[in-house]
């Protein structure tokens, strides 16, 4: 130094749901509570998928993302501990 891996040690983050005179058309975020779990569940909207349709376009009640999901996969970038 690199690195299997996450057993042990440090510590991280936070799903359902709750509550919110926040922001949004919603989808969804933000705060606060709360823990299912995550070895990158740090960042990243480049791919692929997926939600939601204000507005615009149709007119048998539809299409469509410039908006949204990073804990849906994949790709990049970066992090702790390091042989039992």
């Nucleotide at each position: 130094u690199c690195g299997a891996g996450g057993a042990a040690a440090a510590g991280g983050u936070a799903a359902a749901c709750c509550g919110u005179u926040c922001c949004g058309a919603a989808a969804g975020g933000g705060c606060g509570g709360g823990a299912c779990a995550c070895a990158a569940a740090g960042c990243c909207a480049c791919g692929g998928g997926g939600c939601u349709a204000c507005a615009g376009c149709g007119c048998u009640u539809g299409c469509u993302a410039u908006g949204c999901c990073g804990g849906c996969c994949g790709a990049g970038c970066u992090g702790c501990c390091g042989u039992u």